About this RNA:
Predicted 3D model of a 101-nucleotide RNA (SAM riboswitch aptamer (S box leader)) from Chloroflexi bacterium AL-W. The organism belongs to Chloroflexota, within Bacteria. The coordinates come from a structure-prediction model, not an experiment, and the mean pLDDT is 88. The RNAcentral record of the sequence draws on Rfam.
RNA sequence: AACUCAUCCAGAGGGGCAGAGGGACCGACCCAACGAAGCCCCGGCAACCCCUUUUUAUUGGGAAGGUGCUAACUCCGGCAGCGUAAGCUGAAAGAUGGGCG
Numbered sequence: 001a002a003c004u005c006a007u008c009c010a011g012a013g014g015g016g017c018a019g020a021g022g023g024a025c026c027g028a029c030c031c032a033a034c035g036a037a038g039c040c041c042c043g044g045c046a047a048c049c050c051c052u053u054u055u056u057a058u059u060g061g062g063a064a065g066g067u068g069c070u071a072a073c074u075c076c077g078g079c080a081g082c083g084u085a086a087g088c089u090g091a092a093a094g095a096u097g098g099g100c101g
Stems, first nucleotide, its partner, number of pairs: 003099006013042005021031003025078003043070003048066002050062003074093001079090004
């Protein structure tokens, strides 16, 4: 890499370097010289792993460590169903973590 399981309507930004892109893909719509991507520093959020408590299943608490995240519901749509429409539901795809390998 692949496979598998869980989650994705909550939450959380400042500085330095840098200098034009970014929001996975496509479309739309946004963000960006009042500074994009990327890298670094210091914070923060959350609680998957983890620590602890309890139990048949599990529940309550914690945050030292490993990840992750810190514009917009995974920003919205894309495929299917219902619907006059608005919209709703599900899937696919994607992301993150645990397991396996």